[in-house]
């Protein structure tokens, strides 16, 4: 690197450097010389994870599987905007005599894309 499988409307910023770009991509819309984006020191969050307790489930038992709560900060991992929003497919409302198209607006799905984790490897 590809694969599998879980989450993704929660939470969480200062200081210093540098100097024009950055938000993966596209397309909109934002951040940005009031110093972003990177990096460095500190800090802080709790998503996977570690511990405890509690309910339920599965086994004849060892054991296991869900959920919930509360707890730690040693890994990874996060600390603008729901993944920042749309992309895929439904429905519905405008616009239109009517219908199909389309382009707006909304709202359901969670499809592709991505991101993190844990597992393979």
């Nucleotide at each position: 690197a590809a694969c599998u499988c879980a989450u993704c409307g929660a939470g969480a910023c200062c200081g210093g450097u540098c100097g024009a770009g950055g938000g993966a991509c596209a397309g909109g819309c934002c951040c940005u010389a009031c110093g972003a984006c990177g990096c460095c020191g500190g800090g802080g969050c709790a998503a996977c994870c570690u511990g405890u307790g509690g309910a339920g489930g599965a086994u004849g038992g060892c054991u296991u599987c869900u959920c919930c709560a509360c707890u730690g900060a040693u890994g990874u991992g996060c600390c603008a905007a729901c993944u920042c929003c749309u992309g895929c497919g439904g429905c519905g409302g405008a616009c239109g005599a009517g219908a199909a198209a389309g382009c707006c607006c909304g709202c359901c799905g969670g499809a592709a894309a991505g991101a993190u984790g844990a597992g393979c490897g």